């Protein structure tokens, strides 16, 4: 220097190659109530995420383009 693969709550991870449909879904953390003598656990509810800009589109976590960042590989 070239390739290729990834980037979503705090953590892990679904959804992307079919663009749309309740508020971007689950689990665990977190915050509140039920229950309990307390306290675990069970249940209920809640808060909080699409890596950054542009570009197409009625519409973009998704498609394109360019940057950034881990990690493979090749030189």
């Nucleotide at each position: 220097g070239g390739g290729g693969c990834u980037g979503u709550a705090g953590u892990a991870u679904a959804g992307c190659u079919u663009g749309g449909u309740u508020u971007a879904g689950u689990a665990c953390c977190c915050g509140a109530g039920u229950c309990u003598u307390g306290g675990g656990c069970a249940c209920u509810c809640g808060a909080g995420a699409c890596c950054c800009c542009g570009g197409u589109u009625c519409a973009a976590a998704u498609c394109c383009g360019g940057g950034c960042a881990g990690c493979c590989c090749c030189a």
A computed fold for a 75-nucleotide RNA from a Candidatus Pacearchaeota archaeon, annotated as transfer RNA. The source organism's lineage runs through Archaea, Nanobdellati and Candidatus Pacearchaeota. Its Rfam family is "tRNA". Gene Ontology term of the family: triplet codon-amino acid adaptor activity. By type it is a transfer RNA.